[in-house]
Context: one part of a larger RNA
RNA sequence: CUGGGCGUAAAGAGUGCGUAGGUGGCUAUACAAGUCAAGGGUGAAAUCUCUACUUUCAAGGUAGAAACUGCCUUUGAUACUGUAUGGCUAGAGGACAAGAGGGGGAAAUGGAACUCUGGGAGUAGCGGUGAAAUGCGUAGAUAUCCAGAGGAACGCCAGUAGCGAAGGCGGUUUCCUGGCUUGUUUCUGACACUGAGGCACCAAAGCUAGGGGAGCGAUCGGGAUUAGAGACCCUGGUAGUCCUAGCCCUAAACGAUGGGUACUAGGUGUGGGGGGAGCAUUACCCUCUGUGCCGAAGCUAACGCGUUAAGUACCCCGCCUGGGGAGUACGGUCGCAAGACUGAAACUC
Repeated sequence: CUGGGCGUAAAGAGUGCGUAGGUGGCUAUACAAGUCAAGGGUGAAAUCUCUACUUUCAAGGUAGAAACUGCCUUUGAUACUGUAUGGCUAGAGGACAAGAGGGGGAAAUGGAACUCUGGGAGUAGCGGUGAAAUGCGUAGAUAUCCAGAGGAACGCCAGUAGCGAAGGCGGUUUCCUGGCUUGUUUCUGACACUGAGGCACCAAAGCUAGGGGAGCGAUCGGGAUUAGAGACCCUGGUAGUCCUAGCCCUAAACGAUGGGUACUAGGUGUGGGGGGAGCAUUACCCUCUGUGCCGAAGCUAACGCGUUAAGUACCCCGCCUGGGGAGUACGGUCGCAAGACUGAAACUC
């Protein structure tokens, strides 16, 4: 070391692509490396185990046997693994024909609302709250009509409905572009799964430079509340929120559930296809693929999970090993910084 685990007790990396490695479908032949069998050699002695003897017993001693589960070698076996050469099509992938979609990028464009500006008309309040006040208003506000400007977000449709690996994605149109599903004939013929390192993407906040700035709004000013109020409420309002380019790389990044394959009762909604029945779109039946609910068996400490498994198995990766100290210190790598990643110990219960 060989253990047991990871939905909620400690524990699934935020997500993907993929290198090494690990693992890998059906079939034929060959080889015989792993594997198995038999023989030989070796495996010092002591030790260990057993037997006999011995110091009158014992520890001890002496002798013998067994063992040393290993290694080498010869011969043989060939089911499995492996290697080599062929073959196959159920895995995987391609072609063809259909289909759905807020998947991504760029450009253009639309209406509602909001704020501001100009003009008309109009007068004393408006606003705000539990109640108020700060605030705005006779330099003419609020409410109302017309015109103009600007930025941001897209009501209804809208749905435990869709798409995406995750983060996430929602007005409309055009262009560019990724993935997915279905169908049957066809093609390649194991080309597969996972994936240490590595690379890429990664909400919000934050950072750098240049734009932009309507609304909202950390920090901040003021008004209230209160014992106090650093808050909740109100009035203002900077950064930010938006765009371009570049960083940052975190999250209750959650299904708190890694990926793949196979198997194991059903029922009932819903999205996208295909087939059948039917006069016929709809109703009905079968089937593939997603997405929900309820539940047999089984599992679970319970809650619950239950063909979208937390069931039954196999393959690969990641992670956990009492609480605090601590995601801290030190060192290293990365970063403009903020900080991120890696990550202890003393001590203490």
Predicted 3D model of a 349-nucleotide part of an RNA (small-subunit ribosomal RNA, central domain) from an uncultured bacterium.
The full RNA is in RNAcentral, with records from Greengenes.
Its Rfam family is "Bacterial small subunit ribosomal RNA". Rfam links the family to the GO terms ribosome and structural constituent of ribosome.
Its mean pLDDT, the model's own confidence on a scale to 100, is 88.